[in-house]
């Protein structure tokens, strides 16, 4: 330098044909319990890497850049 991959919630990953952001763990509060753990319910928590262009509408679709993994030279 050139090909692949992939960067979404503190952690691990989902995500639909372009239209509602999501699970599990974590954490908060509440119930159950003398307590604890374990459970149940609710709830906070997202510039979906950055920046642009398409589009009525983009986490997705095309461009550019940047990290990370791996492959060739």
């Nucleotide at each position: 330098g050139g090909g692949g991959u992939g960067g979404u919630a503190g952690c691990u990953c989902a995500g639909a044909u372009g239209g509602g952001a999501g699970a599990g763990c974590g954490c908060g509060u509440c119930g159950u319990u003398c307590g604890c753990a374990a459970u149940g319910a609710c709830g906070a928590g997202g510039u979906c890497g950055g920046g642009g262009g398409u589009u009525c509408g983009a986490u997705c679709c095309c461009c550019c850049c940047u990290c990370a993994c791996u492959c060739c030279a």